[in-house]
Context: one part of a larger RNA
RNA sequence: ACGCUGGCGGCGUGCUUAACACAUGCAAGUCGAACGAACCUACGGGUUAGUGGCGGACGGGUGAGUAACGCGUGAGAAUCUGCCCUUAGGAGGGGGAUAACGGCUGGAAACGGCCGCUAAUACCCCAUAUGCCGAGAGGUGAAAGGAGAAAUCGCCUGAGGAUGAGCUCGCGUCUGAUUAGCUAGUUGGUGAGGUAAGAGCUUACCAAGGCAGUGAUCAGUAGCUGGUCUGAGAGGAUGAUCAGCCACACUGGGACUGAGACACGGCCCAGACUCCUACGGGAGGCAGCAGUGGGGAAUUUUCCGCAAUGGGCGCAAGCCUGACGGAGCAACGCCGCGUGAGGGACGAAGGCCUCUGGGCUGUAAACCUCUUUUAUCAAGGAAGAAGAUCUGACGGUACUUGAUGAAUAAGCCACGGCUAAUUCCGUGCCAGCAGCCGCGGUAAUACGGGAGUGGCAAGCGUUAUCC
Numbered sequence: 001a002c003g004c005u006g007g008c009g010g011c012g013u014g015c016u017u018a019a020c021a022c023a024u025g026c027a028a029g030u031c032g033a034a035c036g037a038a039c040c041u042a043c044g045g046g047u048u049a050g051u052g053g054c055g056g057a058c059g060g061g062u063g064a065g066u067a068a069c070g071c072g073u074g075a076g077a078a079u080c081u082g083c084c085c086u087u088a089g090g091a092g093g094g095g096g097a098u099a100a101c102g103g104c105u106g107g108a109a110a111c112g113g114c115c116g117c118u119a120a121u122a123c124c125c126c127a128u129a130u131g132c133c134g135a136g137a138g139g140u141g142a143a144a145g146g147a148g149a150a151a152u153c154g155c156c157u158g159a160g161g162a163u164g165a166g167c168u169c170g171c172g173u174c175u176g177a178u179u180a181g182c183u184a185g186u187u188g189g190u191g192a193g194g195u196a197a198g199a200g201c202u203u204a205c206c207a208a209g210g211c212a213g214u215g216a217u218c219a220g221u222a223g224c225u226g227g228u229c230u231g232a233g234a235g236g237a238u239g240a241u242c243a244g245c246c247a248c249a250c251u252g253g254g255a256c257u258g259a260g261a262c263a264c265g266g267c268c269c270a271g272a273c274u275c276c277u278a279c280g281g282g283a284g285g286c287a288g289c290a291g292u293g294g295g296g297a298a299u300u301u302u303c304c305g306c307a308a309u310g311g312g313c314g315c316a317a318g319c320c321u322g323a324c325g326g327a328g329c330a331a332c333g334c335c336g337c338g339u340g341a342g343g344g345a346c347g348a349a350g351g352c353c354u355c356u357g358g359g360c361u362g363u364a365a366a367c368c369u370c371u372u373u374u375a376u377c378a379a380g381g382a383a384g385a386a387g388a389u390c391u392g393a394c395g396g397u398a399c400u401u402g403a404u405g406a407a408u409a410a411g412c413c414a415c416g417g418c419u420a421a422u423u424c425c426g427u428g429c430c431a432g433c434a435g436c437c438g439c440g441g442u443a444a445u446a447c448g449g450g451a452g453u454g455g456c457a458a459g460c461g462u463u464a465u466c467c
Stems, first nucleotide, its partner, number of pairs: 001462004007337006013330002015295001020293003024290003029054003034051002037048004061248003070173007079165002084161007092126004101116006131140003146153002174220003181211003186208008223245004227238004250271005273284004301327001303326003309323001310321004340370004350361004375404006384394001411456005416437003422451005432439002
């Protein structure tokens, strides 16, 4: 997964196939205590498009690619690091713009164009500084004296830390020799460039090196690990869920911004596909959460909530958060519970078998006495909320108490040997069974049905796969 069957609870798990295509909604915002403006106003204030700041590099998904310093482990030096912590110091003077807005105007739309006005924690210049470069002379090089009623929050520079990241090396990391040679930026050097940083990282010139039977190159397969399954172990297999690392984001390429990306829900170009169009031109990217089609043996709700934990922004109140917390569906898995308990005949009826005497079903039933897990109804009703008030999606849930009444709850497979469990009828090498050996051609313990028995049990059996 499939077939038959199916009462409950807890905890987990749930596209292994098409990294196939996606309708719709939501998944990343926030700050008015940076700024001008507009609107509303109960004159307390509020709302917000734009400029500006921080965050969209986290969190979430997937495993296509990758046999590689990708991963694991151990070492290392030539580096950067927003927010955070510690510490030392500083913020003097000046300037020009621009969006919003107004006017005119283009376009079907997406979106623009011209003119004019304006602000800042936006931008620029001068000065200065422990810094940096330099042998020295010297050169270079900051800031927002902003916001707030205040507390305070901010701005700039240096040093140290923490965290995060980049880089290098040793060792380990599947199969094939019916792949034996591979390599020209290739291997090394010098100059120059480049990077945060070492380096053929790039480039010019010079040399001719470098790798390979201890398997290079090529081909195939594959994300790696902690782990998981199995096994007494050694080992074998595996890499779902959870955690760490890597890679990818319609396909291919590219840079911009930034402390950090060459950026899943940013930009540009090319391509395929889909959609809109007034045919001039535009829009899009679920391998986020749900959901749809398709593929498939096969995998769920277009649910609730930010109450908790965590994250972003904010002084805060708070806002956002398909992360997350929960609920729903599925016996998909593990674990637990129940479907009643005690008594009850030399043993009802029925069914089956029979040597017709009887035997089996079978204490099983009926009947009697109990119990109420579970079920139904009713009443009460949480913890999870932290720091005093307040704040709970789950949920009127869990749980507790009472009432009712054995009441609501058993199947599946097998019975020739392996292998626990046998008889009757039907069939007649037919129909069929079958994991292997093999059964069936007229008394079949092997096919089909009945009765009985054995095994397991809310499961049982089959198939696939691993040990």